Description: c-di-GMP-I-GGC riboswitch aptamer, 80 nucleotides, folded computationally. Its mean pLDDT, the model's own confidence on a scale to 100, is 83.
[in-house]
RNA sequence: GGCGAUAACGGCAAACCCAUCGCAAGGUGGGGGCGCAAAGCCAUGACUCCCUGCCGUGAGGGAGUGUCAGGCUACCGAAU
Numbered sequence: 001g002g003c004g005a006u007a008a009c010g011g012c013a014a015a016c017c018c019a020u021c022g023c024a025a026g027g028u029g030g031g032g033g034c035g036c037a038a039a040g041c042c043a044u045g046a047c048u049c050c051c052u053g054c055c056g057u058g059a060g061g062g063a064g065u066g067u068c069a070g071g072c073u074a075c076c077g078a079a080u
């Protein structure tokens, strides 16, 4: 460095509920805990979703990194 235990110290937090913001997708805070070894960070590529708009395609704007890649950074150390 690769790798990743029914390990240790810890971390994050799906559905759902409450409050709040947003036309919406969704965001934020609290509860909750399905899961996660990058479920830490970055919308860079793909993809999905929403809004506008068009006869339609194209187009414009937005959301999702807990969809898959890519980039950057990082705790621990059984087996290999």
Base pairs, nucleotide, nucleotide: 003077004076011036012035016031017030018029019028020027021026034066040072041071042070044069045068046067047064048063049062050061051060052059